[in-house]
């Protein structure tokens, strides 16, 4: 070069095919409970979805060019 997968809170991720309020888990921040800490229980908190454009009443979803990546193949 060529062909496939992967990029969404800090951290792993579901959601993507078939468009229609962007969710879970750990995290953290208060507070309940305990002598005290851990555990456990409350509530609370961040993601405009790699970037940029283009379709539509609407776009993490579709189209299209780029970026980073991982694999195979040359």
């Nucleotide at each position: 070069g060529u062909g496939c997968g992967a990029g969404u809170g800090g951290c792993u991720u579901a959601g993507c095919c078939c468009g229609g309020c962007a969710g879970a888990g750990c995290g953290a921040u208060c507070g309940a409970c305990u002598c005290u800490u851990a555990a456990u229980c409350g509530a609370u908190u961040g993601a405009c979805c790699g970037a940029g454009g283009g379709u539509u009443u609407g776009a993490a979803u579709c189209c299209c060019u780029c970026c980073u990546u991982g694999c195979a193949c040359g």

RNAcentral holds the sequence, with entries from ENA. A computed fold for a 74-nucleotide RNA from a Patescibacteria group bacterium, annotated as transfer RNA. The prediction has a mean pLDDT of 85. Rfam family: tRNA. Gene Ontology term of the family: triplet codon-amino acid adaptor activity. Rfam classes the family as a transfer RNA.